FMN riboswitch aptamer (RFN element) from Guptibacillus hwajinpoensis, 146 nucleotides, folded computationally. Its Rfam family is "FMN riboswitch aptamer (RFN element)". Rfam describes the family as follows. The RFN element is a highly conserved domain that is found frequently in the 5'-untranslated regions of prokaryotic mRNAs that encode for flavin mononucleotide (FMN) biosynthesis and transport proteins. The sequence was found by an Rfam model in a public genome assembly.

[in-house]
RNA sequence: ACUUUCCUUCGGGGUCGGGUGAAAGUCCCAACCGGCGGUGAUGUCUAGCUAAAGCUAGCUAAGUCCGUGACCCGGUUGCGUAUGCAAACGGUGGAUCUGGUGUGAAACCAGAACCGACAGUAUAGUCUGGAUGGGAGAAGGAAACU
Numbered sequence: 001a002c003u004u005u006c007c008u009u010c011g012g013g014g015u016c017g018g019g020u021g022a023a024a025g026u027c028c029c030a031a032c033c034g035g036c037g038g039u040g041a042u043g044u045c046u047a048g049c050u051a052a053a054g055c056u057a058g059c060u061a062a063g064u065c066c067g068u069g070a071c072c073c074g075g076u077u078g079c080g081u082a083u084g085c086a087a088a089c090g091g092u093g094g095a096u097c098u099g100g101u102g103u104g105a106a107a108c109c110a111g112a113a114c115c116g117a118c119a120g121u122a123u124a125g126u127c128u129g130g131a132u133g134g135g136a137g138a139a140g141g142a143a144a145c146u
Stems, first nucleotide, its partner, number of pairs: 001146001003144008017029003031126002033116002035068004043059001045058005063114002072091003076087004096112005118129003
């Protein structure tokens, strides 16, 4: 240092203002928000090398690219008299174009769009609830192996 196992901690943001109405953070106008890993043509960044151009490494850079989590569904296994509960597995699950630059743009710059589980309630990405839950994963530590 790699890999495996275990432990601890951490691990999601957002309706200003207005309209209608008996009633709306749910409709209409408008406002606001962007989990986690990867990738990467990001950069007044950092370090090393170089005479310099620059090269190498690191850090950092996507809501809409590749995956993935919450929610929901399924059979299987275990427990339970049963409604069910738990585990691993499988499935489902939303959205981007145009112009510019350039050898090259899904990622840069500019512009214009678009998307957002379930239950409740005047129709909800933003309120309330399941949830003091779960969680992709992140950091630190321990042990074993090579």

The coordinates come from a structure-prediction model, not an experiment, and the mean pLDDT is 79.